[in-house]
Model confidence (mean pLDDT): 82 of 100. A computed fold for a 71-nucleotide RNA from a Candidatus Levyibacteriota bacterium, annotated as transfer RNA. The sequence is in RNAcentral, with records from ENA. The organism belongs to Candidatus Levyibacteriota, within Bacteria. Rfam family: tRNA. The family's RNA type in Rfam is transfer RNA.
RNA sequence: GCGAGGUUAGUACACCGGUAGUAUGCUACCUUCCCAAGGUAGAGAAGCGAGUUCAAUUCUCGUACCUCGCU
Numbered sequence: 001g002c003g004a005g006g007u008u009a010g011u012a013c014a015c016c017g018g019u020a021g022u023a024u025g026c027u028a029c030c031u032u033c034c035c036a037a038g039g040u041a042g043a044g045a046a047g048c049g050a051g052u053u054c055a056a057u058u059c060u061c062g063u064a065c066c067u068c069g070c071u
Base pairs, nucleotide, nucleotide: 001070002069003068004067005066006065007064010024011023012022013021018054026042027041028040029039030038047063048062049061050060051059
C1' cells in the first nucleotide's frame, strides 16, 4: 500500500428499514436474626460525519480505531 471482518449499556453478546433486547454488573425495595442465594422495580448504549428514505443501529459513501490476510 491492497483486501476482508468488526465497532450497540460498565462487561460479553443479540437484533438488521418501523418502540434496541438478553445475561452479568450497578441502584432501591422485598425475603432473612445477619450474610449469601432468591424475587420485584429502576437507571444505563447503536464510533463519527454525510447521503437515500415518510422513517436508518440496519442500506450507500467518507472517515477513525481494532482484528486477520496479502504485498